Background:
c-di-GMP-I riboswitch aptamer from a Syntrophomonadaceae bacterium, 77 nucleotides, folded computationally. The coordinates come from a structure-prediction model, not an experiment, and the mean pLDDT is 82. The model forms 89% of the base pairs in the Rfam consensus.
RNA sequence: GACUGUUAAAGGCAAACCCGCCGUAAUGCGGGGACGCAAAGCCAUGGGUCCAGCUUAAGGACUGCCAGGUUGCCAGU
Repeated sequence: GACUGUUAAAGGCAAACCCGCCGUAAUGCGGGGACGCAAAGCCAUGGGUCCAGCUUAAGGACUGCCAGGUUGCCAGU
């Protein structure tokens, strides 16, 4: 450096739900909480889904829906 992976070790993230806040909404953020995750780190690029709008055109959200790009811990080969 490449490939494979979670057996072990050190750790990390955090579903549903509850409370509060913003928003027309989808959602998002903070606290609690853990269903789970080898990238459940980052990027809205492609597909898909959701909200709004309505037959005129543009917008917003979800990557823990799938794919892609990129970076990283440990172990083995």